SAM riboswitch aptamer (S box leader) from a Pseudomonadota bacterium, 123 nucleotides, folded computationally. Lineage of the source: Bacteria > Pseudomonadati > Pseudomonadota. The coordinates come from a structure-prediction model, not an experiment, and the mean pLDDT is 85.
This record gives sequence, structure tokens and C1' cells, in this order.
RNA sequence: GCCUUAUCCAGAGCGGUCGAGGGCCCGGCCCGAUGAAGCCGCAGCAACCGGCCCGCAAGGGGUGCUGGUGCUAAUUCCGACGGGUUGUCCGCCAGGUUUUGGUGGGAUCCCGAAAGAUAAGGC
Repeated sequence: GCCUUAUCCAGAGCGGUCGAGGGCCCGGCCCGAUGAAGCCGCAGCAACCGGCCCGCAAGGGGUGCUGGUGCUAAUUCCGACGGGUUGUCCGCCAGGUUUUGGUGGGAUCCCGAAAGAUAAGGC
């Protein structure tokens, strides 16, 4: 780097160093000189893998355990692509006369995909 599988609305920050960016990309919207990213220290969260306990077993339950990762603004910050959407908004058509039907679009909401991140296994 690529492939596969699983998860992504919960949770958890202080200090040092440095000095202008960061939130993957695009659009938006945020965060940032009251100090961004990176690096270091300590602390914490979680429980993917490992360990231990229970269990016949499970893709099972429990445990944070001097193990391996990960994570500690905002749902993966939101949208983007596809499908649906009673009602609502805008337009068009037909009937009709103050409402009915059809149709296109927007917003909203729902589902899915893609992309990304992380873990585990493989190449």
C1' cells in the first nucleotide's frame, strides 16, 4: 500500500515545547495568538485483539489486567450519490370555482451506498 470482516448518535484532557494552521477531499459550518497541527510527559475513556474467569459451545457473558492498538470539540461536525417521504413550500397541466386530481422540483425526515477512520486477519 491493497484485500476481507466488524464498528462508527456513548465515553474520556491537563501540562510542556513550538508558532499557524486544523476538522481526509469538495461545498458549508466550525475550531485556532485566551495558541492550530506536530512532538513529549502525565492523566483518562473504551474494550477491537491478547490474558484471566464463567459457559458443552457460540459471532455468548464477565473482568481493566504492569499485554498490543485505538481514542479523549461538534453524530465520521453536516451535506455531497441513489431510493423513499403522510403533511408542508414553489411551479406546471386538467377539471372545477376556492377546492379536486395528476405531475416536476425544494426543504424536512427515513433507508441505503460511496468515501474515510479504527481494529483484527490476510497478501